Small-subunit ribosomal RNA from an uncultured bacterium, 1391 nucleotides, folded computationally. Its mean pLDDT, the model's own confidence on a scale to 100, is 85.

RNA sequence: CCCUUAGAGUUUGAUCCUGGCUCAGGAUGAACGCUGGCGGCGUGCUUAACACAUGCAAGUCGAACGGAGCGAGCAGCGGAAGCCCUACGGGGCGGAAGAAGCGAAGCUUAGUGGCGGACGGGUGAGUAACGCGUGGGGAACCUGCCCCAUACAGGGGGAUAACAGCCGGAAACGGCUGCUAAUACCGCAUAAGCGCACAGUGCCGCAUGGCACGGUGUGAAAAACUCCGGUGGUAUGGGAUGGACCCGCGCCUGAUUAGCCAGUUGGCGGGGCAACGGCCACCAAAGCGACGAUCAGUAGCCGGCCUGAGAGGGCGGACGGCCACAUUGGGACUGAGACACGGCCCAGACUCCUACGGGAGGCAGCAGUGGGGAAUAUUGCACAAUGGGGGGAACCCUGAUGCAGCGACGCCGCGUGAGCGAAGAAGUAUUUCGGUAUGUAAAGCUCUAUCAGCAGGGAAGAAAAUGACGGUACCUGAAUAAGAAGCCCCGGCUAAAUACGUGCCAGCAGCCGCGGUAAUACGUAUGGGGCAAGCGUUAUCCGGAUUUACUGGGUGUAAAGGGAGCGUAGACGGAGAGGCAAGUCUGAUGUGAAAGGCGGGGGCCCAACCCCCGGACUGCAUUGGAAACUGUCUUUCUGGAGUGCCGGAGAGGUAAGCGGAAUUCCUAGUGUAGCGGUGAAAUGCGUAGAUAUACGGAAGAACACCAGUGGCGAAGGCGGAUUGCUGGACGACAACUGACGCUGAGGCGCGAGAGCGUGGGGAGCAAACAGGAUUAGAUACCCUGGUAGUCCACGCCGUAAACGAUGAAUGCUAGGUGUGGGGGGACUGACCCCCUCCGUGCCGGAGUAAACACAAUAAGCAUUCCACCUGGGGAGUACGGCCGCAAGGUUGAAACUCAAAGGAAUUGACGGGGGCCCGCACAAGCAGUGGAUUAUGUGGUUUAAUUCGAAGCAACGCGAAGAACCUUACCAGGGCUUGACAUCCAACUAACGAGGUAGAGAUACAUUAGGUGCCCUUCGGGGAAAGUUGAGACAGGUGGUGCAUGGUUGUCGUCAGCUCGUGUCGUGAGAUGUUGGGUUAAGUCCCGCAACGAGCGCAACCCUUAUUGUUAGUUGCUACGCAAGAGCACUCUAGCGAGACUGCCGUUGACAAAACGGAGGAAGGUGGGGACGACGUCAAAUCAUCAUGCCCCUUAUGUCCUGGGCUACACACGUAAUACAAUGGCGCAAAACAGAGGGAAGCGAAGCCGCGAGGCAGAGCGAAUCCCCAAAAGGCGUCCCAGUUCGGAUCGCAGGCUGCAACCCGCCUGCGUGAAGUCGGAAUUGCUAGUAAUCGCGGAUCAGAAUGCCGCGGUGAAUACGUUCCCGGGCCUUGCACUCACCGCCCGUCA
Repeated sequence: CCCUUAGAGUUUGAUCCUGGCUCAGGAUGAACGCUGGCGGCGUGCUUAACACAUGCAAGUCGAACGGAGCGAGCAGCGGAAGCCCUACGGGGCGGAAGAAGCGAAGCUUAGUGGCGGACGGGUGAGUAACGCGUGGGGAACCUGCCCCAUACAGGGGGAUAACAGCCGGAAACGGCUGCUAAUACCGCAUAAGCGCACAGUGCCGCAUGGCACGGUGUGAAAAACUCCGGUGGUAUGGGAUGGACCCGCGCCUGAUUAGCCAGUUGGCGGGGCAACGGCCACCAAAGCGACGAUCAGUAGCCGGCCUGAGAGGGCGGACGGCCACAUUGGGACUGAGACACGGCCCAGACUCCUACGGGAGGCAGCAGUGGGGAAUAUUGCACAAUGGGGGGAACCCUGAUGCAGCGACGCCGCGUGAGCGAAGAAGUAUUUCGGUAUGUAAAGCUCUAUCAGCAGGGAAGAAAAUGACGGUACCUGAAUAAGAAGCCCCGGCUAAAUACGUGCCAGCAGCCGCGGUAAUACGUAUGGGGCAAGCGUUAUCCGGAUUUACUGGGUGUAAAGGGAGCGUAGACGGAGAGGCAAGUCUGAUGUGAAAGGCGGGGGCCCAACCCCCGGACUGCAUUGGAAACUGUCUUUCUGGAGUGCCGGAGAGGUAAGCGGAAUUCCUAGUGUAGCGGUGAAAUGCGUAGAUAUACGGAAGAACACCAGUGGCGAAGGCGGAUUGCUGGACGACAACUGACGCUGAGGCGCGAGAGCGUGGGGAGCAAACAGGAUUAGAUACCCUGGUAGUCCACGCCGUAAACGAUGAAUGCUAGGUGUGGGGGGACUGACCCCCUCCGUGCCGGAGUAAACACAAUAAGCAUUCCACCUGGGGAGUACGGCCGCAAGGUUGAAACUCAAAGGAAUUGACGGGGGCCCGCACAAGCAGUGGAUUAUGUGGUUUAAUUCGAAGCAACGCGAAGAACCUUACCAGGGCUUGACAUCCAACUAACGAGGUAGAGAUACAUUAGGUGCCCUUCGGGGAAAGUUGAGACAGGUGGUGCAUGGUUGUCGUCAGCUCGUGUCGUGAGAUGUUGGGUUAAGUCCCGCAACGAGCGCAACCCUUAUUGUUAGUUGCUACGCAAGAGCACUCUAGCGAGACUGCCGUUGACAAAACGGAGGAAGGUGGGGACGACGUCAAAUCAUCAUGCCCCUUAUGUCCUGGGCUACACACGUAAUACAAUGGCGCAAAACAGAGGGAAGCGAAGCCGCGAGGCAGAGCGAAUCCCCAAAAGGCGUCCCAGUUCGGAUCGCAGGCUGCAACCCGCCUGCGUGAAGUCGGAAUUGCUAGUAAUCGCGGAUCAGAAUGCCGCGGUGAAUACGUUCCCGGGCCUUGCACUCACCGCCCGUCA
């Protein structure tokens, strides 16, 4: 240089961090679900090393041997068919079948013998081991068959199976007697060479020792067969191959396994072995272990396989190497080789046979069976190939192997068609009903034949013969689009959405989470996305996870520094010189099996698969070299460290005695009624004399002031003063030693308080305890007492928020400013100043950090060592060990459970936190409510129905500005069903309208008096509007959902706030601006400021009211006696103006804003009042004003009618009216004075009638003209404090009015009746001036029906010291585990 390294969801209102959980990827000997066309290559009991029926898996050699059998043939016996002769009695020829005998060549073979059954094949139980891997060793070994070399094979002997006979036994099997052979067995001879013993010479080795040479003694061989080629045999040496043994290094977890071991460790000697060796006997008493012995658990090891960027992590199935095992355990025999899978013996378990005496067996070989299990195949073919055993060979054997079969179990390849084809068909889904999607998709036309199917040909594999596979692969031909597509997913992560159904149900879910009536998340459909003969799920492993961090993490507050020191092992370690070469670096050599992986090439059509070549295998070993660094050795040094001398500081430790103040107690006084204690009290003490006061005495404990983020100590900790003993630090000097250092697992001592033991002591204080209070309770807080304890001595305990929540040590890295101790310089000099060392604080830069913060006393930059952490809970718990007298300490889990737990910081909200400031918020006042009666609304109850809504403030004289019918939505009953209402179609008819009968009415029936419209016209008619009838689309719904909505409204609140752009700060959420100093009613204004500006709010602009000018004046007004008329000064009306702005003066303030006082003025500091309501909050209210999505009803949840109900009544609450009386009631009169409104289906005057409500009447007036209209409190008189001459409820009688109709259920009048009530408990409301209070008047609604509501004027107060407190609000700040925001969160108990 190149290559490689990807993240996401989830804690929060939001943010950054820490941290866990989860996902996307790859993989598998897999299994399960759905589905399934073909081929190639692989692969297939992971569980019960559980048990096994049946068949097969190891035999072969007759050229080692004796037999036996067969055998061409031979000889005899036998005598058939057939032929001939016949005198029919038979005879002859002929030789078949058959039985037994001999038997060449040859064949077969039970037995003896040889070789092979130790290979091949299976399995992974055991094994933590020299078992495996890797590299070495032998001067400590063996090796059949094979190869090479040398030498040899002479001569004998005795047996034994088979066989025969007899015997035993059910069988398996065996016994006795007799015969026989060999390449079976045994001596003898021979010995080139070999083994052993003895002494010797030479050479070599680290050592025991080895090699070579010659000498003496001694020991051991052989087998034959033959086709005459040879094959075999014996001995020795060598080779090759295979094996045994030893060593270095490496190989899982647990210390809640810390000590283990008796053949254990060693021995120059002995036995045994192929060989070494405690392998064995004897002697000695060692050996192993924190570098983890022993014990326990788990496990065959490796090449490799999966994953990963790599380092690593996981695995060890198939293939290959090694090991171990063969029903379990033990044992040996044979052999070159075994302690032997298909050999033997013994024992155990199991199975089978049995005549019960006794026997047989071992699939972890190939098939196969049962069983177990989620789960794993054929009782196949062949020795054709490759290989193995035997044989001279032919050949035989071979479940090794080659093939086939089954399984989508995996990998790879192919197909299920291709082109054209828009009326964008039908169907389906959806729709805003127009359309859109499926979709060129289909149909249709044209074409092709890969696979499968049919037919024909037909291999290689085999170098001569031989082919299981196999009529297989492959090739060719004809014909038909035919026979061949599914699975999962569609909320985010994550690619792909709609409809319907369901309604916290059914269900989904990997995590977060969906589902409670509009579900892109459940189920189905349509559509879409992904993969594809598969697709999903489950399980497991790696990855992502830097989440065990070697690469590559951390420990102030997130999990994490040991309480602190001394110190052992260990780890690390100053400077100069020299040596060595263990580590280190470099070269060479050997090895690192094959397969696999990588690169290149080749073969099956390609690929998977297979073959060849290369490189790699990062390792280990040997050897040559280098010497910087580490190590080691030698030598030297002084800077690290230590010693010495001098000096001052200190609550450092320990022991002894000493001191004064105070508390308590005691004795004797003085003195008298209380003391004490608290928020307030009480318990307690006190007339037996307390408290208080004063003299004296006793005792114990603690040491005021000095005293200080001052000092000392390792930490815990240490405080009167004196003395003794004693530790450490610091400064100065530079004499001495010469790296003696740092850290420190275990270990050892120290270690507050509480607690424990023994013995003292005990004044005060004070757990426990007692009493008194508080409280719903109060096992507490408060009070009165009070015991352990606190104190001393000795011993134990060993823990703390033992904290700087910060281990120790060393070096380096800006400053400033205090303070304690020491030294130096300068100065005449105490001071002051400068420099410096050690300690102790604050501020602060770089840097660090998630931020907060730390910052030479680091949390910075580096080095060394120790300790500790790895999600929350369970839990510092349980068990075990150790310690302790006990209390307890220390070490220290798991099951289960959660999707978080957490740190820092941010915005808000909140606080019985703080600061500042407002408001009829309190306070100061006035009048009330809460008590009474009535009215009205609500709850509750009742009812056929008492329609519905409103619910703290902000529902309750609210929707309703007015329920007798109507309204009306409710109930009962009676009716209607295209409908009471709208649109469309058809037919008919003018429409309209009147009275009659039945009925409660709707309605039905029967009559029709009356009445005839508009436009066009060819006069036939047609059209518009209207009505009736009919069919269906549809109407209708005050039915549901205000938590699906629009609109409107309430509330915080007329509170002063709420935001934005740009800039700046912060990783970020965010901050700044908007905070601060003043000021204001106000984020109002001024000043300051990393902010500068701006917007919505505030204020102003609008209306009204108060003054005035001017203009205009009728219906108004009038100085004209009245009217008419005239006039417009005044009142008034309504247009336009003026006026008020802290403008002026003074004081204060910061030279500001502004405040205070004053002048002038009708009005003075927003003059009074109104309209006007920021961003938002309350899922606030309303589907019943209206509108509207979705759902629901459709002879009814629609619609019409009559009657009833909304007016009920044991109760409870809210809001009002009227009162309780003399500031009053009643009466009297020519009775004085308003404002604002309303009036035509209306207001209604005068006059008359009635006690009155009202009636008759009808003037005037669409109203500055007329009417409603009388204003009332006011004035004068009377009553004399009573349930009254107060109060008027209730009830009775008689009337009036409205209306179709006043029974349920209206209002008013008159007469009579005359209830409660004598000022209202706890609590609570309104109001700051023309206000409260009080007095009347008008209006809307409305036929009638206000004590309600909305307005109007008259009379007309009191009080505000002030902001401590209650309530609400604003700003700043602080805390926080709240953010649905304190009506929060959360803990315990119970269900």